RNA sequence: CUCUUAUCCAGAGAAGCGGAGGGACCGACCCUUUGAUGCUUCGGCAACCAGACGAAAGUUAUGGUGCCAAAUUCGGCAAAUAAGAAUAGCAAUCGCUAUUCAUAUCUGGAAGAUGAGAG
Numbered sequence: 001c002u003c004u005u006a007u008c009c010a011g012a013g014a015a016g017c018g019g020a021g022g023g024a025c026c027g028a029c030c031c032u033u034u035g036a037u038g039c040u041u042c043g044g045c046a047a048c049c050a051g052a053c054g055a056a057a058g059u060u061a062u063g064g065u066g067c068c069a070a071a072u073u074c075g076g077c078a079a080a081u082a083a084g085a086a087u088a089g090c091a092a093u094c095g096c097u098a099u100u101c102a103u104a105u106c107u108g109g110a111a112g113a114u115g116a117g118a119g
Stems, first nucleotide, its partner, number of pairs: 001119008013042005021031003025076004043068003048064003051060003072111001077108002080105003084101007
């Protein structure tokens, strides 16, 4: 790096260094000189893998990872539903139908992250 598989609306921050961008990409939105992102130390959360205990369910938190703004921050692609707008056709002044557009809800997917396994 690629493939398979599981999970992603819960949870968990202080200090030091340093000095301008960061939240993967795009759009929105947000964080940030009241010092972000990053690095180090300490602390914590969680329980994927291993270990220990257990008949099992499970418990624990010793080791390997992971994580500690916001749901993976929300959306991106597609379907369904709802009310709406525009256009066209039918009708005739109530309206009906079709297409498209944007919005909301929901479902599935894509992409990404992490674990475990394989190449």